[in-house]
Glycine riboswitch aptamer from a Deltaproteobacteria bacterium, 96 nucleotides, folded computationally. Rfam family: Glycine riboswitch aptamer. From the family's description: This family represents the bacterial glycine riboswitch. The sequence was found by an Rfam model in a public genome assembly. The model forms 90% of the base pairs in the Rfam consensus. The prediction has a mean pLDDT of 78.
RNA sequence: UAAUAAGUUACAGGAGAGACUCCGAAAGGGGCGCCGAAGGGGCAAGUUCCGAUUGAUCGGAAGGAAACUCUCAGGCAAAAGGACUGUAACUUGGCU
Numbered sequence: 001u002a003a004u005a006a007g008u009u010a011c012a013g014g015a016g017a018g019a020c021u022c023c024g025a026a027a028g029g030g031g032c033g034c035c036g037a038a039g040g041g042g043c044a045a046g047u048u049c050c051g052a053u054u055g056a057u058c059g060g061a062a063g064g065a066a067a068c069u070c071u072c073a074g075g076c077a078a079a080a081g082g083a084c085u086g087u088a089a090c091u092u093g094g095c096u
Stems, first nucleotide, its partner, number of pairs: 004093010018032001020031004033076003039072001040070003047062006
């Protein structure tokens, strides 16, 4: 110390879906319906390995991303939370 990558903090933005119902004084528990954007799980191709084959190729396994998918977790008035986006500062990497 430029571009750039990651992280932390602050600020701004940020969706969906019953303020359902039953028991209970309350705490709490049950039932039905729904949502996907904390977290978590699933998989396509390329790739690697193994087997068959003269070979092309075929079969199997490993591995494998998402805003797709599941709905375990979480959520379904407001508040809170919230993936993600932008700005600023700092830290680390990187470069000279």